[in-house]
Context: one part of a larger RNA
RNA sequence: UGGCGGGGGAACACCACAAGGGGUGGAGUCUGCGGUUCAAUUGGAUACAACGCCGGGAAACUCACCAGGGGCGACGGCAGUAUGAAAGCCAAGCUGAAGGUUUUGCUUGACGAGCCGAGAGGUAGUGCAUGGCCGUCGUCAGCUCGUACCGUGAGGCGUGCGGUUAAGUCCGUUAACGAGCAAGACCCGUGCCCUUAUUUGCGACCCUUUCCGAUGGGGAGGGGGCACUAUAAGGGGACCGGUGGCGAUGAGUCACAGGAAGGCGCGGGCGACGGUAGGUCUGUAUGCUCCGAAUCUCCUGGGCCACACGUGGACUACAAUGGCAUGAACAAUGAGUUGCAACGCCGAAAGGCGAAGCUAAUCCCCAAAUCAUGUCUUAGUUCGGAUCGAGGGCUGUAACUCGCCCUCGUGAAGAUGAAAUCCCUAGUAAUCGCUGGUCACUAUCCAGCGGUGAAUAUGUCCCUGUUCCUUGCACA
Numbered sequence: 001u002g003g004c005g006g007g008g009g010a011a012c013a014c015c016a017c018a019a020g021g022g023g024u025g026g027a028g029u030c031u032g033c034g035g036u037u038c039a040a041u042u043g044g045a046u047a048c049a050a051c052g053c054c055g056g057g058a059a060a061c062u063c064a065c066c067a068g069g070g071g072c073g074a075c076g077g078c079a080g081u082a083u084g085a086a087a088g089c090c091a092a093g094c095u096g097a098a099g100g101u102u103u104u105g106c107u108u109g110a111c112g113a114g115c116c117g118a119g120a121g122g123u124a125g126u127g128c129a130u131g132g133c134c135g136u137c138g139u140c141a142g143c144u145c146g147u148a149c150c151g152u153g154a155g156g157c158g159u160g161c162g163g164u165u166a167a168g169u170c171c172g173u174u175a176a177c178g179a180g181c182a183a184g185a186c187c188c189g190u191g192c193c194c195u196u197a198u199u200u201g202c203g204a205c206c207c208u209u210u211c212c213g214a215u216g217g218g219g220a221g222g223g224g225g226c227a228c229u230a231u232a233a234g235g236g237g238a239c240c241g242g243u244g245g246c247g248a249u250g251a252g253u254c255a256c257a258g259g260a261a262g263g264c265g266c267g268g269g270c271g272a273c274g275g276u277a278g279g280u281c282u283g284u285a286u287g288c289u290c291c292g293a294a295u296c297u298c299c300u301g302g303g304c305c306a307c308a309c310g311u312g313g314a315c316u317a318c319a320a321u322g323g324c325a326u327g328a329a330c331a332a333u334g335a336g337u338u339g340c341a342a343c344g345c346c347g348a349a350a351g352g353c354g355a356a357g358c359u360a361a362u363c364c365c366c367a368a369a370u371c372a373u374g375u376c377u378u379a380g381u382u383c384g385g386a387u388c389g390a391g392g393g394c395u396g397u398a399a400c401u402c403g404c405c406c407u408c409g410u411g412a413a414g415a416u417g418a419a420a421u422c423c424c425u426a427g428u429a430a431u432c433g434c435u436g437g438u439c440a441c442u443a444u445c446c447a448g449c450g451g452u453g454a455a456u457a458u459g460u461c462c463c464u465g466u467u468c469c470u471u472g473c474a475c476a
Stems, first nucleotide, its partner, number of pairs: 001476002003473003007470007016460002020424005027316008035307002043054002065302007075117004080111001087107003091103004121291002124289003130285001132280003135276003142181006149156002160173004186269005192236007201226002205224008239262001242256005318417001322376007334365001336363001339358002343354004383414001388409007430452008
């Protein structure tokens, strides 16, 4: 100087507790991992920080694994070679298939894998040789420097102390005075107002055409219009600015007013010096090592999908705040030419056959929870849907291993889940669907989007940790 302590003090955090809400842990399924099995079940990742992770939803491809079959050596040297190198081919045998090879023959005509070097290539090894990128400590508030001063020196001081803050944030004080990287400011979105602009958007008002209607009025179209909504560019607005209390007349903090918003408004981006020999050589790059006619490369088939079992995460449930039937509403993000497809017809449905429009504010893909009415009446049920049987559809060369969807039948476990454990403080949790990514097909995954919309703290350091000061140390 650090580290550690079942030493002390101060402060902080829903990856801590308390007060609450909802789960997980029990069931079935999906998915990852372990184990076992297997010809192979390729490999990596293993506390937080591995385990719906490697954008890893693998039918072939992917692919690295297994079984089998083929192909490939730039350049140099040496065997060999017009008594025919290398290449190609009919038929037949071997074969999953194949002039791949063998048998027999034919075509062509100058090079040459038989040997030695040397390559190309390698998802072969080493992330403990590396770059780059990323995780994590860290939703942290720290990490340093210049000069001066103190100490023989390692080093200290500054960075301490008293307040304060989300913050080494700021104020005061002090042998320190200043400065840098972080923090903040900044950038994006969102919430209020104004200005500008107005098509493909809007629809208050005016004019007009037409339809329905006895009238009142309503619907559709056209022309003005840009008020409103929206779109997208620029401004304003919030600063403890005002008032009062506390405080040291400070930093600040508490309350109030005004305000769309109040004390960081809310949400995100941005991640210091470094640690973790953290992860990645299987994204790419790359040192070294190795393979080099196979550890290269292509093809066929299989495997990654196995299954006594254990386990992480999720989905669906166990029902009446519900299930089912019929009818009626209301979004946003976003995607679309090998595409999205209105609409019509066929089909019980999945889907099929036609097909307008749209390279998109123009066309198109689009909700569900919800509401109304009826029914079921507490039951392993009209709950729940696993599993299995049958028939049909779609994608694709191909759905046996091993895809998805529809219909009919079948109708398993499951009665709210021990010890334990996770997430969450507001448009949040919970719940409901939608879009995109991957993508020929396949979503209970991931990334977003909107709909409905709570309860309970406004505290504490008791548990788990983190930061700072201090103390002890058989530690470095």
A computed fold for a 476-nucleotide part of an RNA from Candidatus Altarchaeales archaeon IMC4, annotated as small-subunit ribosomal RNA, 3' major domain.
It matches the Rfam family "Archaeal small subunit ribosomal RNA". The family is grouped with related families in Rfam's "SSU clan".
The coordinates come from a structure-prediction model, not an experiment, and the mean pLDDT is 81.